Small-subunit ribosomal RNA, 5' domain from an uncultured bacterium, 509 nucleotides, folded computationally. The coordinates come from a structure-prediction model, not an experiment, and the mean pLDDT is 84.

Context: one part of a larger RNA
RNA sequence: GAACGAACGCUGGCGGCGUGCCUAACACAUGCAAGUCGAACGAGAAAGUUUCUUCGGAAACGAGUAAAGUGGCGCAUGGGUGAGUAACACGUGAAUAAUCUGCCCUCAAACCUGGGAUAACUUGACGAAAGUUAAGCUAAUACCGGAUAAGACCACGUUCCAUAUGGAAUGCGGUAAAAGGAGUCUCAAACUUCAUUUGAGGAUGAGUUCGCGGACCAUUAGCUUGUUGGCGGGAUAACAGCCCACCAAGACUACGAUGGAUAGCCGACCUGAGAGGGUGAUCGGCCACACUGGAACUGAGACACGGUCCAGACUCCUACGGGAGGCAGCAGUGGGGAAUUUUGCGCAAUGGGCGAAAGCCUGACGCAGCAACGCCGUGUGAGGGAUGAAGGUUCUCGGAUCGUAAACCUCUGUCGAGUGGGAAGAAAAAAAUGACGGUACCACUAAAGGAAGCUCCGGCUAACUCCGUGCCAGCAGCCGCGGUAAUACGGGGGGAGCGAGCGUUGUUC
Numbered sequence: 001g002a003a004c005g006a007a008c009g010c011u012g013g014c015g016g017c018g019u020g021c022c023u024a025a026c027a028c029a030u031g032c033a034a035g036u037c038g039a040a041c042g043a044g045a046a047a048g049u050u051u052c053u054u055c056g057g058a059a060a061c062g063a064g065u066a067a068a069g070u071g072g073c074g075c076a077u078g079g080g081u082g083a084g085u086a087a088c089a090c091g092u093g094a095a096u097a098a099u100c101u102g103c104c105c106u107c108a109a110a111c112c113u114g115g116g117a118u119a120a121c122u123u124g125a126c127g128a129a130a131g132u133u134a135a136g137c138u139a140a141u142a143c144c145g146g147a148u149a150a151g152a153c154c155a156c157g158u159u160c161c162a163u164a165u166g167g168a169a170u171g172c173g174g175u176a177a178a179a180g181g182a183g184u185c186u187c188a189a190a191c192u193u194c195a196u197u198u199g200a201g202g203a204u205g206a207g208u209u210c211g212c213g214g215a216c217c218a219u220u221a222g223c224u225u226g227u228u229g230g231c232g233g234g235a236u237a238a239c240a241g242c243c244c245a246c247c248a249a250g251a252c253u254a255c256g257a258u259g260g261a262u263a264g265c266c267g268a269c270c271u272g273a274g275a276g277g278g279u280g281a282u283c284g285g286c287c288a289c290a291c292u293g294g295a296a297c298u299g300a301g302a303c304a305c306g307g308u309c310c311a312g313a314c315u316c317c318u319a320c321g322g323g324a325g326g327c328a329g330c331a332g333u334g335g336g337g338a339a340u341u342u343u344g345c346g347c348a349a350u351g352g353g354c355g356a357a358a359g360c361c362u363g364a365c366g367c368a369g370c371a372a373c374g375c376c377g378u379g380u381g382a383g384g385g386a387u388g389a390a391g392g393u394u395c396u397c398g399g400a401u402c403g404u405a406a407a408c409c410u411c412u413g414u415c416g417a418g419u420g421g422g423a424a425g426a427a428a429a430a431a432a433u434g435a436c437g438g439u440a441c442c443a444c445u446a447a448a449g450g451a452a453g454c455u456c457c458g459g460c461u462a463a464c465u466c467c468g469u470g471c472c473a474g475c476a477g478c479c480g481c482g483g484u485a486a487u488a489c490g491g492g493g494g495g496a497g498c499g500a501g502c503g504u505u506g507u508u509c
Stems, first nucleotide, its partner, number of pairs: 001509004006505005013378006019371002021336001026334003030331003035073003040070002048061005080289003090213007099206002104202007112146004121136006152175003156171006216260002222252001224250001227249004232244003264286004268279004291312005314325004342368001344367003350364001351362004381411004391402004415450001417445005425436001453498005458479003464493005474481002
């Protein structure tokens, strides 16, 4: 000098764009953050209104609505955090003849025939509650049979190719399905669309393996027994000591094993002429985690933040028998700390989930609020004005300086204020649809009015004098000032620098 997710002191007009718990991965009140589908299925209220009434009630609308249940898809994305991890975690380049891939796209084929249950519901029982349980009834795109079917899979065999287990083609035995809606409609048939089943391919996503690369300590020198390899099996979508039985005795290490301490990695960011050095906030990619530890289930995908089970710590409810919970989602609270925001608005846009669609959900996201936290822009007026006014300071008492500065005159109207108008952002034929927001912007009105501070002035380093103090009080980044003429302390005047900021502290280069 530059930089910062900064903090502190003094000060503070406006706007735009960004950024905002770096500390306790500490504990959390409250609300919201993942639902959706009636065009899969059975069932199905009430309030209220109207009519009738024997005044008890009944019927219609509400409404096949709400709420709930079975079923499907989603909940593995999005969002948060960086505790752990020195590792194929990450970066980069390869491999997969060792693999999987829901939804989506293309192509080929199919969609036949049966069955038994169960929730909801009804009636009981237990319980303070959470909830549990028995009997009975019922449906499906829920579940289970049967038929048919292709090298799609398995066993045996053949041909071609080949880089090591393999790849391609093929002959004989086992494996699928579910309907719903709309139109012609009285039905059937047929057609269209959506869904379903099988196969081939694509796309996307993922798993696994390998080469190379990026940190510290040798005041850590030996380490290892599923350890290293083989054979056989099991498990997996898949290779493999991944696991198991048997056999062998190996494997790693001074090119740093093992141990310890530290740490998410990268694109990037800061600095620097560069080489380097430092960092890993925001944004983007990958990884890991979700109160702590462990485990599996479901599923195309999890060993699953707002799922399940077990154990533990903590908090809460309890009728003491037993239960409930997990903000490192968005706000917000306590605590810690030098320090970090609103319990806001909206799904209008972009994107996502479900749905045929209308639509519903979306603290993702779009916006607004707070904070000079940062960057950028802009204002606090412009021109004239000497008797060099008053006043302050200083003085050699002549003067000098603040100083064209002010007063005063003539103007202008940025920002701010008021009044009136007023968007784009909206989307393929039209209509409808804007949180922001009566915002941006435009026009007009009045009025210099509402808007300047901070640090420094001994040298480094731009900027000097007077008074007070008297090695005191104090200053200080380094050198150093102060003991009676202090340009270095404190105050005044003057000056220098930067300016809605200026200094200090911390950290990096």
Rfam family: Bacterial small subunit ribosomal RNA. Rfam links the family to the GO terms structural constituent of ribosome and ribosome.